[in-house]
Context: one part of a larger RNA
RNA sequence: CUGGGCGUAAAGAGUUGCGUAGGUGGCAAAGUAAGUUUGUAGUGAAAGCGUGGGGCUCAACCCCAUAUACAUUAUGAAAACUGCUUAGCUAGAGGAUGAGAGAGGUUAUUGGAAUUCCCAGUGUAGGAGUGAAAUCCGUAGAUAUUGGGAGGAACACCGAUGGCGUAGGCAGAUAACUGGCUCAUUCCUGACACUAAGGCACGAAAGCGUGGGGAGCAAACGGGAUUAGAUACCCCGGUAGUCCACGCCGUAAACGAUGGAUGCUAGCUGUAAGAGGUAUCGACCCCUCUUGUAGCGAAGCUAACGCGUUAAGCAUCCCGCCUGUGGAGUACGGUCGCAAGACUAAAACAU
Numbered sequence: 001c002u003g004g005g006c007g008u009a010a011a012g013a014g015u016u017g018c019g020u021a022g023g024u025g026g027c028a029a030a031g032u033a034a035g036u037u038u039g040u041a042g043u044g045a046a047a048g049c050g051u052g053g054g055g056c057u058c059a060a061c062c063c064c065a066u067a068u069a070c071a072u073u074a075u076g077a078a079a080a081c082u083g084c085u086u087a088g089c090u091a092g093a094g095g096a097u098g099a100g101a102g103a104g105g106u107u108a109u110u111g112g113a114a115u116u117c118c119c120a121g122u123g124u125a126g127g128a129g130u131g132a133a134a135u136c137c138g139u140a141g142a143u144a145u146u147g148g149g150a151g152g153a154a155c156a157c158c159g160a161u162g163g164c165g166u167a168g169g170c171a172g173a174u175a176a177c178u179g180g181c182u183c184a185u186u187c188c189u190g191a192c193a194c195u196a197a198g199g200c201a202c203g204a205a206a207g208c209g210u211g212g213g214g215a216g217c218a219a220a221c222g223g224g225a226u227u228a229g230a231u232a233c234c235c236c237g238g239u240a241g242u243c244c245a246c247g248c249c250g251u252a253a254a255c256g257a258u259g260g261a262u263g264c265u266a267g268c269u270g271u272a273a274g275a276g277g278u279a280u281c282g283a284c285c286c287c288u289c290u291u292g293u294a295g296c297g298a299a300g301c302u303a304a305c306g307c308g309u310u311a312a313g314c315a316u317c318c319c320g321c322c323u324g325u326g327g328a329g330u331a332c333g334g335u336c337g338c339a340a341g342a343c344u345a346a347a348a349c350a351u
Stems, first nucleotide, its partner, number of pairs: 004322003007305002012319001014202002017200002022195003026089002029086004034082002036078009050066006092192001093189003096185005104178007111155001116150007126137002163170002207248006216242002221237004259318006267296011300307002324351003333344004
């Protein structure tokens, strides 16, 4: 390089969100002739290789003859396909107009329940906790109960196999600003497209820096139990942290363990959004279509499990990745980072 693969055996990068180079690219016309096909001429030394014949007794070895193909240069021809140029088309893509749904994002305001704490009243001996206890709280009046107040965090019911978002993720309510999506009309542009190495951006939790905040929970830590021991599981406490602002970090079973795009290939059932039809006074119901989201399932695929119009089926294009196990996602070097560390990434050796 060819070849084989990537749901679970090694392998889809966290998202590919934006997008550069590159690769690939709809229908149809004319031209061109770079690729492509083909002709002629030249070159590709000799030796060697291949084929045929011959000579050393055979063979190795030596000698003679020689083809197809290929490469390249020059010059002709062809014009189907690819490329390029010109002028077009509307099925891809985008825009316009009219509707619609939504925990999509950011900021601000605001609400009730609950926990904790504080103040005051009533009230008296317990409370809390467990398998059982104890540490712990309480006669300096706890727990319980009533009234008032403070403060922080999270939003019961609705709530769903439901919705939105590229992914991470998003849930009390209201307002402002703002991104995307779906449906309908078929009005406009006219291939403007797909993918995407590098690059940029985003990226749960934990962690880091500065400054706030701190109700509950709770690594570390202290105590009580359990136990042979108990650096744990259970209990009583409790600090970072969890929350906010700004700046870093850049990783997860970042999972659908399934890259993106386009086309094609039986159906059935539910659900969300929209449109059309039927029906009706008007709705509900019912039928059809589009888009999403689930459950089963024909063909087909698969080692099996299973997947199955949301494919892991049948094809095309582009990217990423894999090549026995351990050593090792480690060492060294480099880049990034305040650090923690992240990314890139071997070999010896063992088997």

Small-subunit ribosomal RNA, central domain from an uncultured bacterium, 351 nucleotides, folded computationally. The prediction has a mean pLDDT of 82.